[in-house]
Molecule: c-di-AMP riboswitch aptamer (ydaO/yuaA leader)
Organism: Bacillota bacterium
RNA sequence: UAUAGACUAUCUCCGAAUCCGUAAUGGACGUGGGGGACCCACCGUUAUUUGGGGUGAAUCUUGAGUGUUCUCAAGAGGGGCGACUUGGGCGUCCUAACCCGACAGCUAACCCCAUAGGAGUGCACCAAGCGUAUCA
Numbered sequence: 001u002a003u004a005g006a007c008u009a010u011c012u013c014c015g016a017a018u019c020c021g022u023a024a025u026g027g028a029c030g031u032g033g034g035g036g037a038c039c040c041a042c043c044g045u046u047a048u049u050u051g052g053g054g055u056g057a058a059u060c061u062u063g064a065g066u067g068u069u070c071u072c073a074a075g076a077g078g079g080g081c082g083a084c085u086u087g088g089g090c091g092u093c094c095u096a097a098c099c100c101g102a103c104a105g106c107u108a109a110c111c112c113c114a115u116a117g118g119a120g121u122g123c124a125c126c127a128a129g130c131g132u133a134u135c136a
Stems, first nucleotide, its partner, number of pairs: 011120004019027002030115006040105001049102001051103001052100004059076007077095006084129005089123001
């Protein structure tokens, strides 16, 4: 000097997942999700094993291996990050997992549930905007 790893603190990122508090059980604000009328939609070209549905960005198409499931590759679509916000450009990464249990369109009132877990980027490249500090 460079690289890798570990720990602590600050800061930051994905996500709804923050805050307060008890001896313990919890609670409040905020945030997120589900169920649930009239009307509307669907209503024999309909749905119902070809099951159906929900959270989530996490779906679809093609091909191959397999010949259910599954795995791999490519593409389309979708999502995140690059340290103020938005739009654009460029780069880079993700495209899972779980749940309900024969059953759910929308949906006011009303009812129910969650408030975890994990991680470490760094191009002020352009435009617009907002804000801070210093000087006069």